A computed fold for a 90-nucleotide RNA from an Alphaproteobacteria bacterium, annotated as Glycine riboswitch aptamer. NCBI's taxonomy places the organism under Bacteria, Pseudomonadati, Pseudomonadota, Alphaproteobacteria.
[in-house]
RNA sequence: AAGAUCCCUGCGGGAGAGAUCGCCCCAUUGGGUGGCGCCGAAGGAGCAACCGCCCCGGAAACUCUCAGGCAAACGGACCGUAGGGGAAUG
Numbered sequence: 001a002a003g004a005u006c007c008c009u010g011c012g013g014g015a016g017a018g019a020u021c022g023c024c025c026c027a028u029u030g031g032g033u034g035g036c037g038c039c040g041a042a043g044g045a046g047c048a049a050c051c052g053c054c055c056c057g058g059a060a061a062c063u064c065u066c067a068g069g070c071a072a073a074c075g076g077a078c079c080g081u082a083g084g085g086g087a088a089u090g
Base pairs, nucleotide, nucleotide: 002089006085007084008083009082010081011080012079013078018036020035021034022033023032024031025030037070038069039068043066044064045063046062050058051057
């Protein structure tokens, strides 16, 4: 001096599935609770390629659906971009 993986923040993009039924509150297409049907992209759990390679460990958008969600809005894994933090390495 440059600086991967990673973390935080702003901005943009961002799927799926009943605006379902009963009861209660409120009287606003809102909220609570229970039933049935469904979704997979917060989080969580499981299997495993693989990484590492003694052990230990890490590990998917696959599987489950505990949690969450099923008009719009909000949220949203992930992607792009700007700034910041930290740092392997050289």